[in-house]
RNA sequence: CGGGAUAGCUCAGUUGGUAGAGCAACUGAUUUGUAAUCAGUCGGUCGGGGGUUCGAGUCCCUUUCCCG
Numbered sequence: 001c002g003g004g005a006u007a008g009c010u011c012a013g014u015u016g017g018u019a020g021a022g023c024a025a026c027u028g029a030u031u032u033g034u035a036a037u038c039a040g041u042c043g044g045u046c047g048g049g050g051g052u053u054c055g056a057g058u059c060c061c062u063u064u065c066c067c068g
Base pairs, nucleotide, nucleotide: 001068002067003066004065005064008023009022010021011020017054025041026040027039028038029037047063048062049061050060051059
């Protein structure tokens, strides 16, 4: 100097408009039972702090950590 940090894990998130998917976990159906399958539920101060804005995961400043 460049890239990255978002759910337990791997990752999306468009021009700034109140954040999603898959896996995992849990519940139910199915099964003699487990697994598989199907339906559903839960789960996130978006690394920390500040600023701009009616509104910030997104823009700006600063800072911590990881990669080059």

Description:
This is a predicted structure of a 68-nucleotide RNA (transfer RNA) from a marine eukaryotic metagenome. RNAcentral holds the sequence, with entries from MGnify.